[in-house]
Formats: sequence, structure tokens, C1' cells
RNA sequence: GCGCCCUUAGCUCAGUUGGAUAGAGCGCUUGACUACGAAUCAAGAGGUCGGGUGUUCGAAUCACCCAGGGCGCA
Repeated sequence: GCGCCCUUAGCUCAGUUGGAUAGAGCGCUUGACUACGAAUCAAGAGGUCGGGUGUUCGAAUCACCCAGGGCGCA
């Protein structure tokens, strides 16, 4: 330099034939339980879906540019 893949909650990830309020597990907070914890149970908070522009009635999803990371080739 060229090609391919990845980027969604604090962490690991799902959701990708465009559709209605964006989710799970772990973690975190509060409560119950307990002599106190752990475990368990219940509830809750937390995201402008890496950034920007565009297409569309409608974008996490499609197109283009940029950034970060990984792999292969040179």
C1' cells in the first nucleotide's frame, strides 16, 4: 500500500431480507432474607448502537467518508 472482518450498557455479546418502546447474562444500586456476610428472590438505574454525511415515510441495519482494532497478501 491492497483486501476482508469487527466497533451496540461498566464487561461479554444478541439483534443485520430496514418497521412500531434497543435487549440478554455478568456487574452496579435499593429492598427482602440473615446475628453479619455469601447465595437466593424482587425492583431499579445505566445506551443519542465508534464519529459524520446521505438515501428513505422510517436506519443499530443500506451507501459514502473518517477513526480505532484484528487477520491475510505485498

This is a predicted structure of a 74-nucleotide RNA (transfer RNA) from Binatia bacterium (SeqCode). The sequence is in RNAcentral, with records from ENA and MGnify. Its Rfam family is "tRNA". About the family: Transfer RNA (tRNA) molecules are approximately 80 nucleotides in length. The family's RNA type in Rfam is transfer RNA. Model confidence (mean pLDDT): 81 of 100. Taxonomically the source falls in Binatia (SeqCode) (Bacteria, Bacteria candidate phyla, Candidatus Binatota).